Background
Small-subunit ribosomal RNA, 5' domain from Bdellovibrionales bacterium CG12_big_fil_rev_8_21_14_0_65_38_15, 519 nucleotides, folded computationally. Taxonomically the source falls in Bdellovibrionales (Bacteria, Pseudomonadati, Bdellovibrionota, Bdellovibrionia). The full RNA is in RNAcentral, with records from ENA and SILVA. Its Rfam family is "Bacterial small subunit ribosomal RNA". Its family is annotated with structural constituent of ribosome and ribosome in the Gene Ontology.
[in-house]
Context: one part of a larger RNA
RNA sequence: GAACGAACGCUGGCGGCGUGCUUAACACAUGCAAGUCGAACGAGAAAGCACCUUCGGGUGUGAGUAUAGUGGCGCACGGGUGAGUAACACGUAGGUAACCUGCCUUACAGUGGGGGAUAACCAGAAGAAAUUCUGGCUAAUACCGCAUACGAAAGUAAUUUGAAAGGAUGCUUCGGCAUUCGCUGUUAGAUGGGCCUGCGUUACAUUAGCUUGUUGGUGGGGUAAUGGCCUACCAAGGCGACGAUGUAUAGCUGGUCUGAGAGGAUGAUCAGCCACACUGGAACUGAGACACGGUCCAGACUCCUACGGGAGGCAGCAGUGGGGAAUAUUGCGCAAUGGGGGAAACCCUGACGCAGCAACGCCGCGUGAGUGAGGAAGGCCUUCGGGUCGUAAAGCUCUGUCAGAUGGGAAGAACGGUAAGUGGUCUAAUAGGCCACGUAUUUGACGGUACCAUCAAAGGAAGCACCGGCUAACUUCGUGCCAGCAGCCGCGGUAAUACGAAGGGUGCAAGCGUUGUUC
Numbered sequence: 001g002a003a004c005g006a007a008c009g010c011u012g013g014c015g016g017c018g019u020g021c022u023u024a025a026c027a028c029a030u031g032c033a034a035g036u037c038g039a040a041c042g043a044g045a046a047a048g049c050a051c052c053u054u055c056g057g058g059u060g061u062g063a064g065u066a067u068a069g070u071g072g073c074g075c076a077c078g079g080g081u082g083a084g085u086a087a088c089a090c091g092u093a094g095g096u097a098a099c100c101u102g103c104c105u106u107a108c109a110g111u112g113g114g115g116g117a118u119a120a121c122c123a124g125a126a127g128a129a130a131u132u133c134u135g136g137c138u139a140a141u142a143c144c145g146c147a148u149a150c151g152a153a154a155g156u157a158a159u160u161u162g163a164a165a166g167g168a169u170g171c172u173u174c175g176g177c178a179u180u181c182g183c184u185g186u187u188a189g190a191u192g193g194g195c196c197u198g199c200g201u202u203a204c205a206u207u208a209g210c211u212u213g214u215u216g217g218u219g220g221g222g223u224a225a226u227g228g229c230c231u232a233c234c235a236a237g238g239c240g241a242c243g244a245u246g247u248a249u250a251g252c253u254g255g256u257c258u259g260a261g262a263g264g265a266u267g268a269u270c271a272g273c274c275a276c277a278c279u280g281g282a283a284c285u286g287a288g289a290c291a292c293g294g295u296c297c298a299g300a301c302u303c304c305u306a307c308g309g310g311a312g313g314c315a316g317c318a319g320u321g322g323g324g325a326a327u328a329u330u331g332c333g334c335a336a337u338g339g340g341g342g343a344a345a346c347c348c349u350g351a352c353g354c355a356g357c358a359a360c361g362c363c364g365c366g367u368g369a370g371u372g373a374g375g376a377a378g379g380c381c382u383u384c385g386g387g388u389c390g391u392a393a394a395g396c397u398c399u400g401u402c403a404g405a406u407g408g409g410a411a412g413a414a415c416g417g418u419a420a421g422u423g424g425u426c427u428a429a430u431a432g433g434c435c436a437c438g439u440a441u442u443u444g445a446c447g448g449u450a451c452c453a454u455c456a457a458a459g460g461a462a463g464c465a466c467c468g469g470c471u472a473a474c475u476u477c478g479u480g481c482c483a484g485c486a487g488c489c490g491c492g493g494u495a496a497u498a499c500g501a502a503g504g505g506u507g508c509a510a511g512c513g514u515u516g517u518u519c
Base pairs, nucleotide, nucleotide: 001519002518003517004516006515007514008513009512010511013365014364015363016362017361018360019358020357021323026321027320028319030318031317032316035073036072037071040070041069043067048061049060050059051058052057080276081275082274089201090200091199092198093197094196095195096194099193100192104189105188107186108185109184110183111182112146114144115143121136122135123134124133125132126131152161153160154159166181167180168179169178170177171176202248203247204246209239210238211237214236215235216234217233218232219231220230221229251273252272253271254270255266256265257264258263278299279298280297281296282295301312302311303310304309329355331354332353333352337351338349339348340347341346368398369397370396371395378389379388380387381386402460404455405454406453407452408451412446416442417441418440419439421437422436423435424434425433426432463508464507465506466505467504468489469488470487474503475502476501477500478499484491485490
């Protein structure tokens, strides 16, 4: 000198864009953060309103709505954190003839005929609760056989094994046909992953020896897949001063900061990868997890309890306590972008878009402009003549940025839906579905915001540090080795440009200084 996720002191007008628990991976009240589908399935209220009434009630509507339940897909994404990890974790370059891949795209082939249950519900029982049990009824795109097998898998081959599900709409001569969304087997792709390898990746030798599933082989098991991954047997190997092993520290990278560069330091925000989800362990489901808002076991902690037993996990968004020098709102909206479900309408989305707080950072703007000497008053200094603050002020003439008031007022909106229309395609079809096109209409949290115009008005808007040398900037008073200053040299003991104050000056400026850290 530059930089910062900074903090502290004094000060503080506005806007834009960013950034904001670096400490306790400490503990958490409360709310929200993952649902959706009735075009898979069976069931199915109530309030209210209307009518009737024997005043008990009944019927219709509400409504096949709300609501749970079975089933499907999603919950493995998105979001958070950096504890662990010195490792194929990451980076880079490759390998996989040793592998998997839901949804999506491509192509081929199929979707026949049966069966038995079960939740919801009803009845009963146990319990304080959480919840559970018994009996009975019922459906499916839930479950299970059978048939079939173009592909596929196993096998040298003969051969063997293994599948499916329907829903909606339209027409119908009631036989069926068509469209569309699905379902099953296989193929290729895309996307996403698993595994393996070369090279690179902190410090300490005041860590020198380490290792028994250890190193290799054979058989077996396991996995999507290779492999001591596991196991039985056999052999005795394997690593190491080119630093094994141990200890300490640490998420890695693109990048960021600095520097002429080489390098050094660093890894906030943003992006990629990894790891973790109260602590430790385990598997289940699934295309994918050994799963943050799933399950089971153990532990610590907190809460409820009728003492028998139960419930919980903010390193999601807000927020609370605590720690700390220190870090924000228990906000608005799904309008946009993206994601999940759905045929769609739509629903959900603390992702995200916005707003709020903070000079925390960067950038921009303003706090007025011109004129004005009787060099006013006043302050300070003085050799008492004067000098200086100083064109500075006042006065006069203007301007109108920002802030203020009034009025107007966006872009971000594209889809999608609805209405009628046109064209194409499937088809026996002028039903119907699908595709495309244009017209009309509808959708904005931010926000009556940005922006524009008008009005009034110099009015509301400057501080901080320094002035001995380094280093730009000097005098007076007070103090008297005291009080104090100080980055280094050093100032202060009666004339202190170095302490404190004042006047003046210098430098930066909505900031200025100090401290910390890096180069």